[in-house]
Predicted 3D model of an 84-nucleotide RNA (transfer RNA) from uncultured Ruminobacter sp.
RNA sequence: GCCAGGAUGGCGGAAUUGGUAGACGCAGUGGAUUCAAAAUCCACCGGUAGUGAUACCGUGAGGGUUCAAGUCCCUCUCUUGGUA
Repeated sequence: GCCAGGAUGGCGGAAUUGGUAGACGCAGUGGAUUCAAAAUCCACCGGUAGUGAUACCGUGAGGGUUCAAGUCCCUCUCUUGGUA
């Protein structure tokens, strides 16, 4: 150089044919239980604004297609493997 794969919360890791983004696990927070703790159980757990209901934004970066994009197309960055 060429070919193929990957990049999604704090971490791992899902997401059908394009149709509610963040399932599930770990970590974390609050509560129950306990004399206290561990274990277990319940709830919460991306960001911004708002008292709140809620709204908007959020899938490596930038564009494009579409009513609608993590998913399709183009360029780029990083990364893994193959090849000369």

It matches the Rfam family "tRNA". The family's RNA type in Rfam is transfer RNA. Its mean pLDDT, the model's own confidence on a scale to 100, is 80. NCBI's taxonomy places the organism under Bacteria, Pseudomonadota, Gammaproteobacteria, Aeromonadales, Ruminobacter.